[in-house]
RNA sequence: GCCUCGUUGGCGCAGUAGGUAGCGCAUCAGUAUAAAUCUGAAGGUCGUGAGUUCGAGUCUCACAUGGGGCA
Numbered sequence: 001g002c003c004u005c006g007u008u009g010g011c012g013c014a015g016u017a018g019g020u021a022g023c024g025c026a027u028c029a030g031u032a033u034a035a036a037u038c039u040g041a042a043g044g045u046c047g048u049g050a051g052u053u054c055g056a057g058u059c060u061c062a063c064a065u066g067g068g069g070c071a
Base pairs, nucleotide, nucleotide: 001070002069003068004067005066006065007064010025011024012023013022019054027041028040029039030038047063048062049061050060051059
């Protein structure tokens, strides 16, 4: 330098025919001493910027960052 995969709540992940963003763990509340279990709640605008579209996590482009491969 080129190719390829990933980047989504605190952590790990799903969301693949474009149509109001979910799951598990953790946290908080019910909860009194603790643990377990159960019920409920809060918390993300989806790496950054731009484009297409009535509408983008999802499509296109650039950039950033991490893994792998080639030279």
This is a predicted structure of a 71-nucleotide RNA (transfer RNA) from Cynoglossus semilaevis. Its Rfam family is "tRNA". Rfam links the family to the GO term triplet codon-amino acid adaptor activity.